[in-house]
Context: one part of a larger RNA
RNA sequence: UGCAUCUGGUGGAUGCCUAGGCAGCUGAAGGCGAUGAAGGACGUUGUAGCUUGCGAUAAGCCUCGGGGAGUCAGCAAACAGACUUUGAUCCGGGGAUUUCCGAAUGGGGAAACCCACCGUGCUUGCACGGUAUCUGCACCUGAAUACAUAGGGUGUAGAGGCGAACCCGGGGAACUGAAAUAUCUAAGUACCCGGAGGAAAAGAAAUCAACCGAGAUUCCCUCAGUAGCGACGAGCGAACGGGGACCAGCCCUUAAGCAUCUGUACCGUUAGUUGAAGUGUCUGGAAAGUCACGCGAUACAGGGUGAUAGCCCCGUAAACGAAAACGGUAUGGACGUGAAAUCGAGUAGGACGGGGCACGUGAAACCUUGUCUGAACAUGGGGGGACCAUCCUCCAAGGCUAAAUACUCUCAGCUGACCGAUAGUGAACCAGUACCGUGAGGGAAAGGCGAAAAGAACCCCUGUGAGGGGAGUGAAAUAGAACCUGAAACCAGAUGCAU
Repeated sequence: UGCAUCUGGUGGAUGCCUAGGCAGCUGAAGGCGAUGAAGGACGUUGUAGCUUGCGAUAAGCCUCGGGGAGUCAGCAAACAGACUUUGAUCCGGGGAUUUCCGAAUGGGGAAACCCACCGUGCUUGCACGGUAUCUGCACCUGAAUACAUAGGGUGUAGAGGCGAACCCGGGGAACUGAAAUAUCUAAGUACCCGGAGGAAAAGAAAUCAACCGAGAUUCCCUCAGUAGCGACGAGCGAACGGGGACCAGCCCUUAAGCAUCUGUACCGUUAGUUGAAGUGUCUGGAAAGUCACGCGAUACAGGGUGAUAGCCCCGUAAACGAAAACGGUAUGGACGUGAAAUCGAGUAGGACGGGGCACGUGAAACCUUGUCUGAACAUGGGGGGACCAUCCUCCAAGGCUAAAUACUCUCAGCUGACCGAUAGUGAACCAGUACCGUGAGGGAAAGGCGAAAAGAACCCCUGUGAGGGGAGUGAAAUAGAACCUGAAACCAGAUGCAU
């Protein structure tokens, strides 16, 4: 030095676990905000920090209910001091307080700061209230400029901002595909802007159909990858009809309906309550295991308890419960909205240029409209895919309308041939943290002693160390906090062999 075996160290794989995630189902809810939101800054407990809660009334105040023995939040003990069967802590309803910033709204501003004016009150320097902009309405004023108007002001009502997706409207790409590329595609997608609701939009035929008929809209299955469109390339791609879900019709003659407030009845939500039935033996540190004999079950869902518990605990089946607030249904009442117009005229139609229709200008109907034009008036008008006739069908240029449909920031319950700490959310742990970046932004690692801290009194070595040896606890300490299990690489020691 190598090989083999053993004993250790290092390391943290594996096994087991779950406090966290993921995907769904059912139900609820679908908004919050000038009565100041979302989100923050700073404070706040007897004691430093962080988290949670709260706001100078500051881990809380008042009140109404529930509940019934301990409590003064967690990390996190200890000390000190308090509260509590005259019902505390805790849970729920209602109310009060709610600094400063933030739409932020008195003016300013480098957010959480600076500086004002007016009114009222008094303690005379404090407290309270008001003072942004825009819009509607009402009123007062009021230029150039006579009447007016613009402008100014007062009062009153509303708006503003935030929020995950879904929805409607206004704008609107490119990469890509076409094996290049320009029409085309991607795609009316991504993205930007405006607006609304719990859904939105659409909606009661100037619709289809085919000589038979149907009868608003929306959604699903089919028709059908069909008919078609298409450098007839790549690709795009219906409708009629059929089957389902759901069904609801109305008004402009003052109605269908809708919204708000309120009365009554019932149901539900926001705390809760009752809730059956087991003992012994053995093993063991521990019984829920074993053996023996019982019992309950409208409850053998699930979880916990020192190993595997229907009968130990929490629960579960079942039954019951609200002073207060809120929601729903039914039925009354009040007030508003509908409310513009007068059966739809600068409309239908036409020309030019676009856009939408599965349909790229094509034989291109239909819908829409930037410019220019421009009817008829039910004895009328639109459509039936150029156009004309016949026939059939409908009545535009006014308006409202639930359900079936879409989504899930959120709440509750339940489910899983979903994950189990390099997985599952980026985040099981004080994570959008530490850290990086001027910034937009990027973005981790990190779980497990034990049933119970019983977390090792005391002694010894040592630097009043680190670390270790005894002693003690424990079932176990090679479970000792660098703590379950403890693989491999890697490093030692011992023994044997080889050199």
This is a predicted structure of a 499-nucleotide part of an RNA (large-subunit ribosomal RNA, domain I) from a Pseudomonadales bacterium. The RNAcentral record of the full RNA draws on ENA. Its Rfam family is "Bacterial large subunit ribosomal RNA".